[in-house]
RNA sequence: GGGCGAUUAACUCAAUUGGCAGAGUAACUCGUUUACACCGAGUAAGUUAGGGGUUCGAGUCCCUUAUCGCCCA
Numbered sequence: 001g002g003g004c005g006a007u008u009a010a011c012u013c014a015a016u017u018g019g020c021a022g023a024g025u026a027a028c029u030c031g032u033u034u035a036c037a038c039c040g041a042g043u044a045a046g047u048u049a050g051g052g053g054u055u056c057g058a059g060u061c062c063c064u065u066a067u068c069g070c071c072c073a
Stems, first nucleotide, its partner, number of pairs: 001072007010025004019056001027043005049065005
């Protein structure tokens, strides 16, 4: 330098043909306990990496930038 892939909650990851953004873990609150842990119930947490485009509608399609990984030279 070229090709391919990835980027979604604090972490690890889903999301069907483009049609309501979710789960587990963690955190917090309450219950339980002398207390902690475990357990039960609940709450909160998102600019879907940035920008632009297409569309009635984009996490999903297109362009571009950034970062990371793999391959080739």
Transfer RNA from an uncultured Anaerolineae bacterium, 73 nucleotides, folded computationally. It was read from a public genome assembly. Model confidence (mean pLDDT): 81 of 100.